[in-house]
RNA sequence: GUCAGGGUAGCUCAGUUGGUAAGAGCGGAGCAUUCAUAACGCUCAGGUCGGGGGUUCGAAUCCCCCCCUUGACA
Numbered sequence: 001g002u003c004a005g006g007g008u009a010g011c012u013c014a015g016u017u018g019g020u021a022a023g024a025g026c027g028g029a030g031c032a033u034u035c036a037u038a039a040c041g042c043u044c045a046g047g048u049c050g051g052g053g054g055u056u057c058g059a060a061u062c063c064c065c066c067c068c069u070u071g072a073c074a
Stems, first nucleotide, its partner, number of pairs: 001073007010026004019057001028044004050066005
C1' cells in the first nucleotide's frame, strides 16, 4: 500500500433482509434469605451504538469520508 473482519453498558458479546422500549451474561448498588458469609432469587442504575455527513416519515442497521483495531497478501 491492497483486501477482509471488527468498533454497541465498566468487561465479553447479541441485535436475522430499516419500524417506534437498544438487549444478554459477568461486574456495580439495593432488597430478600441466613446466626453470619457465600451461593441462589428479586429490583435498579449504567449507552452521544467509534466520529462527521447523506438517504428516508423513520438508521446500531443503507451510502460516502475519516479514526482505531485484528488478520492475510505485497

Background
This is a predicted structure of a 74-nucleotide RNA (transfer RNA) from Candidatus Magasanikbacteria bacterium UBA922. The source organism's lineage runs through Bacteria, Bacteria candidate phyla and Candidatus Magasanikiibacteriota. It matches the Rfam family "tRNA". Rfam describes the family as follows. Transfer RNA (tRNA) molecules are approximately 80 nucleotides in length.